The RNA shown here (Bacterial small signal recognition particle RNA) has 96 nucleotides and comes from a Chloroflexota bacterium.
Model confidence (mean pLDDT): 86 of 100.
The sequence was found by an Rfam model in a public genome assembly.
The organism belongs to Chloroflexota, within Bacteria.
Its Rfam family is "Bacterial small signal recognition particle RNA". Its Rfam clan is "SRP clan".

RNA sequence: CGCUGGGCCUCACGGGCUUCGGCCUCUGAACCGUGUCAGAGCCGAGAGGCAGCAGCACUAAAGAGUCUCCGAAGUGUCGUGAGUCACCUAGUUCUG
Numbered sequence: 001c002g003c004u005g006g007g008c009c010u011c012a013c014g015g016g017c018u019u020c021g022g023c024c025u026c027u028g029a030a031c032c033g034u035g036u037c038a039g040a041g042c043c044g045a046g047a048g049g050c051a052g053c054a055g056c057a058c059u060a061a062a063g064a065g066u067c068u069c070c071g072a073a074g075u076g077u078c079g080u081g082a083g084u085c086a087c088c089u090a091g092u093u094c095u096g
Base pairs, nucleotide, nucleotide: 002092003091004090005089006088007087009083010082011081012080013079014078015077016075017074018073019072020071021070022069024065025064026063027062033058034057035056036055041050042049043048
């Protein structure tokens, strides 16, 4: 010098880890959400109708929980298959 392996670097695929979001559960609106509206009120000759507070129910924003599942982002993380001028490293033939 060459050859082989590994590293660095690149691509692909599949995992891990962290975070966020979704799904799920719970809490959650005196009035400015919905539904049902006791009581009481209004209209009507009447039959009936109207609006509607409290309560109750369901939820919104928001909060808490779950890490199973889905998605996203990040990651000198792991594995596999490829690529790779140069550089690093291990081995090795030959030569000096």